[in-house]
């Protein structure tokens, strides 16, 4: 110091008020929450190094490090799908596999600044699997003490 194996941890937030109604944390108007991994015109460092002013600071270019998007590019979970067993066949249900097989796989604009905005700064607005419920769910219950994108470390192995 890394191409790779193997293990150990950890890895998601939110309904508050008020109206209707026999009943709603589910409808109405108000509120409230944003998993990973990139990306960077933003923000920070008494950072390193150059330049001005200055006089131990401050501005500033740059280079190094950190933080930095729910709606920009990509992933994950679920759903659907497809094969495999049971349930003598089928349907429909169960348990398992598959995971690219990608159908769902959501969602942003306007003004501003700028050389250049999807990411800054104002405003405004959008989104959010499945089952279940005296009533229609991003914010409750459940599957889930569960899977995982990943992330943090031990260990072996190269170099």
């Nucleotide at each position: 110091u890394u191409a790779c194996g193997u293990c150990u941890u950890c890895a998601g937030g939110g309904c508050g008020g008020g109206g209707u109604g026999a009943a709603a944390g589910u409808c109405c108007c108000c509120a409230c929450c944003g998993g990973c991994g990139g990306u960077a015109u933003g923000c920070c460092g008494c950072g390193g190094c150059g330049c001005g002013c200055a006089g131990u600071g401050c501005g500033u270019g740059u280079c190094c490090g950190g933080c930095g998007a729910g709606c920009c590019c990509g992933c994950g979970a679920g759903c659907g799908c497809u094969c495999g067993c049971a349930u003598u066949c089928c349907c429909g249900u169960g348990c398992g596999a598959g995971g690219u097989c990608a159908g769902c796989a959501g969602a942003c604009c306007u003004g501003g600044u700028g050389a250049g905005a999807g990411g800054c700064c104002a405003g405004g607005g959008c989104c959010g699997a499945c089952g279940g419920u005296c009533a229609u769910a991003g914010u409750c219950c459940g599957g889930a003490u569960g899977a995982a994108a990943g992330a943090a470390g031990a260990u072996g192995g190269g170099c």